The prediction has a mean pLDDT of 83. Predicted 3D model of a 73-nucleotide RNA (transfer RNA) from an uncultured Bacteroidota bacterium. It matches the Rfam family "tRNA". By type it is a transfer RNA. It was read from a public genome assembly.
[in-house]
RNA sequence: GGGGCGUUAGCUCAGCUGGUAGAGCGCUUGGUUCGCAAUCAAGAGAUCAGGGGUUCGAAUCCCCUACGCUCCA
Numbered sequence: 001g002g003g004g005c006g007u008u009a010g011c012u013c014a015g016c017u018g019g020u021a022g023a024g025c026g027c028u029u030g031g032u033u034c035g036c037a038a039u040c041a042a043g044a045g046a047u048c049a050g051g052g053g054u055u056c057g058a059a060u061c062c063c064c065u066a067c068g069c070u071c072c073a
């Protein structure tokens, strides 16, 4: 320098064919307990890496950029 993959909640990751953004763990509150742990219920938490484009509509399609992993040279 060129190719491929990845970037979504605090962490680890889903998201099928473009149509209301989710799970587990963690966190908060409450129940249960003398208390802790465990468990049950409820809740908060996301500019979907950034910018642009296509579309009635984009996490999803196209282009550029950034960062990480990897292959070739």
Base pairs, nucleotide, nucleotide: 001072002071003070004069005068006067007066010025011024012023013022019056027043028042029041030040031039049065050064051063052062053061